A computed fold for a 1442-nucleotide RNA from Pseudoalteromonas sp. Gp-4-15.2.1, annotated as small-subunit ribosomal RNA. It matches the Rfam family "Bacterial small subunit ribosomal RNA". Gene Ontology terms of the family: ribosome and structural constituent of ribosome. The prediction has a mean pLDDT of 86. RNAcentral holds the sequence, with entries from ENA. RNAcentral records the identical sequence in 2 taxa. Taxonomically the source falls in Pseudoalteromonas (Bacteria, Pseudomonadati, Gammaproteobacteria, Alteromonadales).
[in-house]
């Protein structure tokens, strides 16, 4: 600029407009003004061809509104005949004479009003008669009927009959046109005919008779919803969804009936009746209808001005001027939607200030901003000014559009930043607050909450929310499934249908092709013009996939006629079969009965019991009775549609399969719906019951045990006859046909070969299995018996739960069956495969894991650890193995973290700046517990002369913090485990996840090796090996260590000279590798003997710890991120805790005694330590100890005595000569100081304990057990703990069985991984939904009553101008009123059916954090599980039977 605006209440409306015109049809006709003229009462003329109103005319049935009703010839489209059509336009003819009346008006008069009554006048294109009457109309063909109007300016516009046209309309039919079958049968004027009647007209439209028809599964009839197209919207198309704006048809006008008037209407702004409601009233009676334009209330999430014009287009009357027109045309309101333009261009680094962020360097907002140069569109304001108007007239409008003037000036928001899906940081918060389309954020480091920077998009808009389509091949016509994922009817038979073999002719409905109509315009699309451009508005064209006519074409399809024989189907002849009904008949078995033998059990069971049974069981013999089932043969073997079907005979009856011969000649196939079969379970009546077994008794087991096990046991299980009709009725795989590599059994029948036969072998059909091509599938798997590849037909399926649940309808005698939802809730639920984990699955194989031994442990005293209690504190940390003699290799203070009190605050320890003042540090006294204060003493160095070092006060920035978080960390460790394992590359293989390699067969300590193998390697990480000690041996070395031989000395001694053989020392070699024989064994790897050797199969011992679990454990070693603290959670100091003690727990120590205790004597180690040390000899002490100090920085000298041993005497089984705890005395050492709280040492005391329940640890050889010695911590202080030597065993049949661990296999609802999923009752909250005495709306059927208008018929004795007769009175004819009868809305009675809403109570079913009971399922889920049916039971389920 364009367009577009009540989608809800078709609710109610206040006011004002929205339909009038005509004086050229008629009569009759003011007033105000102004003029004149007047007897002042008033006349006259103009106003006036006037206003207003009457009578006619024409119009109001058109514009304009709404979308209630309608599933209908209402729409749409294409035909059609039996019709009207004012006003237009064509032809033709005509318009002649007469009448009576009437409103308006005048007069009386009712009413509050609306309205009216009675009487008198009056005129017409208003109303009647008569004539004429081409033409029209009717007709029995003879006839009959039947028109007008004038006006008036003399030119014209009318009237009135007829033909025709054009328009417009009524009416008929094909085809199209929503959802429900939990609506399946509707109709009686109903279908039709005959005669009539009524309409413009066809016709059950209506009426009177006849007939008894008509419509439905191709959906009648009922319920629900909807105004129908054009077109919008969306899509690739096909569809899907919708029906505003604007056309086109229809209805409809407050709600329901009626008709009049008229060409037309049953009328939006007309009428009459009833209803609801509003209003007005004088109470008697009136009046009113916005779904017309504005507007008001209401209701809504929501939709505008009570404006301006008839100027234009168009309408209506008029001759014409005009006049009406809220149709229109304009304008105003609101980003509703579309389109177009602005909010500013250029240059500008000091990268400005501010502003986040920061690794503090610096990035980033950012040319962004200022700042300098510009430029002026929109908007403002001055001036000019249209087009739209052919003669006049412009609401829009001083609009649009031009010119000019100042100045960047007036003019930018929304929404988003985890991932989809374009854009990321700090703060703050801490499962709070909140986000949230989905999937998911948030529980103290949030790119997901809120807020800031920043950054992405999109712009006069953005963002949410509702809607429809699309993505969705996620209702699949294009263009889907259906083994297991949702989905094949249990099975057959067969109606309708739907498809159907092989030639030939006919025809030409489907089909295809031609031409014509038709498919309104606008819109879409395509191309041209018009607004500056776009939107938009216009010119032309194409499309409009449709319908009709028509003309050909004739392969397929359908039809018809007539052939064939391949399908089908009939004959003959043959075998095979648990195929089915119906009679018989048979043997073993169980149970009972009777009788014999016979005695104490026997039965059951994981072990018992109930229970039988001395009244003689059970066992065994003989004898009877009874009912069921039919071993062996028996088999992925046969039959049957499917459920199913097993002794044996006979009978009746069905299908299949093979050979052949002839025959009918498409006679198939499938099969909604019918009908007919259906295991078990149940039911009805009669029967009959051995033996088995719901329920139900009783015994077990157990926490319980309404179960699993026993012991009884009763419906049933069995027949007859009738019902039920469901099953995991499976092959989870509907039926029929055809076509596609193979191998391989079996069951049935033929051919061939070949045999004496029987077999074998070849081969055809039909039926049944297994692997396994090609293709298929998501995978698994299927695979000539397909889940391959086609063709037909029919059933299902369309997220999970609520559910196969309600309700309704139908079968049943019941139980239930079939048919079947919705609310509501969740975002899954499911398939199949893979990789772990796991399992009261399975295979193999290790380990002191069991067994086999030896020794403790649990008791007992005492030590030390933990818990707990306590306390002011009892610092913290560790908690199943793997926390507990652990951090801690040493708590009287100090350690020390706690606690009580007492100081102090840039601090006790660091580092830098700024200022000031000075050494500073030691000494002494003094108070005080002590820090700590305070007096007194002493006392600088360098120097450019500014200062600096160094200390001290003050600031500042920071220090400190065993304060939190080990679920933010790191770097350490602990476990699984020294188990044998764990991965990569790079080929294969699989859609993939992944697998292969690493699986197998062997063998090993071992993923050690060999061998096989789609794997081949890496040796990658581990295992082994290379390190170190230990055994043997050689070389070398030779003090401090040795001492054989030589030689000196001694009471004795390597004590001494020599010496370096041995032994030692410590360095360097060598040895051992299944190397060598024998045997197993694949000829391999290995194994098992053996031989040599110090040593023998990794010789013993250590170091050495994959990939990973455990959010394992340490923020109190360190470190470190965040947080928290900063006259305290820093820091100092005194004292006190850490050491408590009613208990428990775990680790040890002594010990219970003779294998021993004491006593006394006597011998042998290793491997450490020692100058802050280790300490000898000698001397004192009973002793701990002390005195002393040679020697020793160590192979020299000390510690240092080894003990247990051995030889010798006592001690005799006992609370002891055992054991040593407590306790009392008196000591010794450290140490500043042993009170709370240290060791050791004498005398004295002398507890519990006489081998330790249940459980429970350790160990396989120099091991266990046993004995002592040393070190580190340390002032001291070792029953702990790290080492070291001496004495020195027993036992291993085995891998069933615990424990824990590898590798393969399998099931799995598990994956936080079984300490795992998870079922159901009950308690509670809530949330929808059935049921229910009933209540209460909607609709709507039937019967009856009722009866307004109003039409139509009758009737009319009342009233009555026009026309006849009649002078006239009066009569005729007509016509009204009234009255009546058919029809009828609205009511009313009474009964039905359907929806809908609500109901005391009740029933399940959903969700909910941590209730409660138990443990169904998932592993063999611990009783395999599901499942139809039946019975039981707190549940979950347990039981029968199949």
């Nucleotide at each position: 600029g364009c367009a577009g605006g009540c989608c809800u209440a078709a609710c109610a409306c206040a006011u004002g407009c929205a339909a009038g015109u005509c004086g050229a049809a008629c009569g009759a006709g003011a007033a105000a003004a102004c003029g004149c003229c007047u007897u002042c009462g008033g006349g006259c003329g103009u106003g006036a061809u006037u206003a207003g109103a009457g009578u006619g005319g024409c119009g109001c049935a058109c514009g304009g509104g709404u979308g209630a009703g309608u599933a209908a010839c209402g729409c749409g489209u294409g035909g059609g005949a039996a019709c009207c059509u004012a006003c237009c336009c064509u032809g033709a003819g005509g318009u002649a004479c007469g009448g009576a009346a009437u409103a308006a008006c005048g007069g009386c008069u009712g009413g509050a009003a609306a309205c009216g009554g009675c009487u008198g006048c009056u005129a017409a294109u208003a109303c009647c008669g008569u004539a004429u009457g081409u033409g029209c109309c009717c007709u029995a063909c003879g006839g009959g009927g039947g028109a007008a109007a004038g006006a008036u300016u003399u030119a014209u516009c009318g009237c009135c009959u007829u033909a025709g046209g054009a328009u417009g309309g009524g009416c008929c039919c094909g085809c199209g046109u929503c959802g429900g079958a939990u609506u399946a049968g509707c109709u009686u004027g109903u279908u039709g005919g005959u005669g009539g009647g009524g309409u413009a007209a066809c016709g059950g439209c209506c009426c009177a008779c006849c007939a008894a028809g008509g419509c439905u599964c191709c959906g009648a009839u009922c319920c629900g919803u909807a105004g129908c197209u054009g077109g919008u919207c969306u899509g690739a198309g096909a569809g899907g969804a919708u029906g505003a704006u604007c056309a086109g048809c229809c209805a409809c006008a407050c709600u329901g009936g009626a008709a009049c008037u008229g060409a037309g209407a049953c009328a939006c702004g007309g009428u009459c009746c009833a209803g609801a409601c509003u209003c007005c009233u004088a109470c008697g009676g009136g009046a009113g209808g916005c779904a017309g334009c504005a507007g008001u209330g209401g209701g809504g999430a929501a939709u505008a001005u009570u404006g301006c014009g008839c100027a234009a287009u168009g309408g209506g009357g008029g001759a014409a001027a005009c006049c009406c027109u809220g149709a229109c045309g304009c304008a105003g309101c609101c980003a509703u939607g579309c389109c177009g333009c602005g909010u500013g261009a250029g240059u500008g680094a000091a990268g400005a200030a501010g502003g986040u962020c920061u690794u503090c360097g610096g990035a980033u907002u950012g040319u962004a901003a200022a700042g300098c140069u510009c430029u002026u569109u929109c908007a403002a304001c001055g001036g000019g000014g249209a087009a739209g108007a052919u003669g006049a007239u412009g609401a829009c409008g001083g609009u649009a559009c031009c010119c000019g003037u100042a100045g960047a000036a007036g003019a930018a928001g929304c929404c988003c930043c985890g991932g989809c899906u374009a854009a990321c940081u700090u703060c703050g918060u801490g499962c709070c607050a909140g986000c949230a389309g989905c999937c998911g954020c948030g529980g103290u480091a949030a790119u997901a909450c809120g807020a800031a920077g920043g950054g992405g998009g999109c712009u006069a808009g953005c963002g949410u929310u509702g809607u429809u389509c699309g993505g969705a091949a996620u209702u699949a016509c294009u263009g889907g499934c259906c083994g297991u994922a949702a989905a094949g009817g249990g099975c057959g038979u067969g109606u309708a249908g739907g498809c159907g073999g092989u030639g030939u002719g006919a025809u030409c409905a489907g089909u295809c092709a031609g031409a014509g109509g038709u498919g309104a315009a606008a819109g879409c699309c395509c191309u041209g013009g018009g607004c500056u451009c776009a939107a938009c508005c216009u010119g032309g064209g194409a499309a409009u996939u449709g319908c009709c006519u028509u003309u050909g074409a004739u392969a397929c399809u359908g039809u018809c006629a007539g052939a064939c024989u391949a399908g089908a189907g009939u004959u003959c002849g043959g075998g095979a079969g648990a195929g089915g009904g119906u009679a018989g008949u048979g043997g073993a078995a169980u149970u009972c009965c009777c009788a014999g033998u016979g005695u104490a059990g026997a039965g059951g069971u994981g072990a018992a019991a109930u229970u039988c049974g001395u009244a003689g069981a059970u066992a065994u013999u003989g004898g009877g009775a009874a009912g069921a089932a039919c071993a062996c043969c028996g088999g992925u073997g046969g039959c049957g549609a499917a459920g199913g079907c097993g002794g044996c005979u006979c009978u009746c009856u069905a299908g299949a399969c093979c050979g052949g011969u002839a025959c009918u000649g498409a006679c198939g196939c499938u099969g909604a719906g019918g009908c007919g079969c259906g295991a078990a379970a149940g039911c009805u009546a009669g029967g009959g019951g051995a033996g088995c077994a719901a329920a139900c008794g009783g015994g077990a087991u157990u926490a319980g045990a309404u179960a699993c096990c026993c012991c009884g046991g009763u419906a049933g299980u069995c027949c007859u006859a009738g019902c039920c009709u469901u099953a995991a009725a499976c092959g989870a795989u509907g039926a029929g046909c055809a076509c596609u590599u193979g191998g391989u059994g079996u069951g049935g029948c033929g051919g061939g070969u070949a045999u004496c036969g029987a077999c074998c072998c070849c081969u055809g059909c039909c039926g049944u299995g297994c692997c396994g091509a090609a293709g298929c599938u998501a995978a698994c798997g299927c695979a000539u018996u397909a889940a391959g590849u086609g063709c037909u037909c029919c059933g299902c399926c369309u997220g999970g739960g609520g559910a196969g649940u309600a309700c309704g309808g139908u079968c049943g005698c019941a139980a239930g069956g079939c048919u079947g939802a919705a609310a509501c809730u969740c975002a899954a639920a499911g398939g199949a495969a893979u990789u772990g984990a796991c399992g009261g699955g399975g295979g193999c194989c290790c380990g002191c894991a069991c067994a086999a031994g030896c020794g403790g442990u649990g008791g007992a005293g005492c030590a030390u650890g933990u818990g707990g209690u306590u306390c002011a504190a009892u610092u913290c940390g560790a908690c199943g193995c793997a926390a507990c003699g652990c951090g801690a290799a040493g708590a009287a203070c100090c350690u020390u973290a706690c606690c009580u009190g007492g100081a102090u605050u840039u601090g006790a320890a660091c580092u830098g700046c700024u200022a000031g003042a000075g050494a500073c540090c030691g000494g002494u006294g003094c108070a005080g517990a002590g820090a700590u204060g305070u007096a007194c003493c002493u006392u600088u160095c360098c120097u450019u002369c500014g200062g600096g070092a160094c200390c001290c006060u003050a600031g500042u920035a920071g220090a400190g913090g065993u304060g939190c978080u080990g679920c933010a960390u790191g770097g350490c460790u602990g476990u699984c485990g020294u188990c044998a394992g764990c991965u990569c590359g790079u080929g294969u293989c699989g859609u993939g996840a992944g697998a292969u390699g690493u699986u197998g067969g062997g063998u090993u300590a071992a993923g050690u090796c060999c061998c096989g193998c789609a794997a081949c390697g890496a040796g990658g990480c581990g295992c082994a090996a290379c390190c170190c000690u230990u055994g043997c041996c050689c070389u070398c070395u030779g003090u401090u260590g040795c001492u054989a031989c030589c030689g000196g000395g001694u009471c004795a001694u390597g004590c001494c000279g020599g010496g370096c053989a041995c032994u030692c020392u410590g360095a360097g070699g060598g040895g051992a590798c299944u190397g060598c024989c024998g045997g197993u064994g694949a000829u391999a790897a290995a194994c098992c003997g053996g031989a040599g050797g110090a040593a023998g199969g990794u010789g013993g011992g250590g170091a050495u710890g994959a990939c990973g679990u455990c959010a394992a454990g340490u923020c109190c070693u360190c470190a470190u991120g965040g947080c928290c603290u900063u006259u305290a959670u820093g820091c100092c100091c005194a004292g006190g805790g850490c050491u408590a003690c009613a208990c428990a727990c775990g680790u040890g120590c002594u010990a219970c005694a003779a294998u021993g205790g004491c006593u006394g004597g006597u011998a042998c180690a290793a491997a450490g330590g020692g100058u802050u040390g280790c300490a000898a000899a000698a001397c004192c002490g009973c002793g701990a100890g002390g005195u002393g100090g040679a020697g020793c920085u160590a192979a020299u000298c000390c510690u240092a005595a080894a003990a247990a041993g051995c030889c010798a005497g006592c001690c005799u089984c006992a609370g002891u000569u055992c054991g040593g705890a407590u306790u009392g005395g008196a000591g010794u050492c450290u140490g500043c100081a042993a009170c709370u709280c240290g060791a050791c040492u004498c005398c004295a005391u002398g507890a519990a304990g006489u081998u330790g329940g249940a459980a429970u640890c350790g160990c396989u050889a120099g091991u266990a057990a046993u004995c002592g010695c040393g070190g580190a911590u340390c002032a001291g202080c070792a029953g702990g703990u790290c080492g070291c030597g001496g004495u020195g065993a027993a036992u291993a049949c085995g891998u069933u069985c615990c424990c824990g661990g590898g590798c393969c296999u399998u099931g799995u609802a598990c994956a936080c991984a079984c300490c795992g999923c998870c079922c159901g009752u009950c308690a509670c909250a809530u949330c929808a939904c059935g049921a229910a005495a009933g209540u209460g709306g909607g609709c709507u059927g039937u019967a009856c009553u009722a009866g307004a208008a109003g039409u139509c018929a009758c009737u009319a004795g009342g009233c009555u101008a026009a026309c006849c007769c009649g002078u006239a009175a009066g009569g005729g004819g007509g016509g009204c009123a009234g009255g009546u009868g058919c029809c009828g809305a609205c009511g009313g009675u009474a009964u039905g059916g359907u929806u809908c809403a609500u109901g005391a109570u009740u029933g399940g079913g959903g969700u909910g954090a941590a209730g409660u009971c138990g443990u169904a399922a998932c592993a063999a889920g611990g009783u395999a599980g599901c499942u139809g049916u039946a019975g039981g039971a707190g549940a979950a389920c347990c039981u029968g039977u199949g």